[in-house]
RNA sequence: GCCUCCGUAGUUAAAUGGAUAUAAUAGACCCCUCCUAAGGGUUAGUUACAGGUUCGAUUCCUGUCGGGGGUA
Repeated sequence: GCCUCCGUAGUUAAAUGGAUAUAAUAGACCCCUCCUAAGGGUUAGUUACAGGUUCGAUUCCUGUCGGGGGUA
């Protein structure tokens, strides 16, 4: 250089056109407990960036950026 896969919350993943983007874990507050751990309740936080298609985009298309693998 070329081919291919991936990029979603602090972290690990789900959602593959139908709208409030979901769960676990971590965080904050409360309950429980003599204290800690464990347990229960509440809560904040996310689609790499830009454009396009569509009534509607995390999902489809194009480009850019970043990462993994393959190839000489």

This is a predicted structure of a 72-nucleotide RNA (transfer RNA) from an Oscillospiraceae bacterium. It matches the Rfam family "tRNA". About the family: Transfer RNA (tRNA) molecules are approximately 80 nucleotides in length. By type it is a transfer RNA. It was read from a public genome assembly.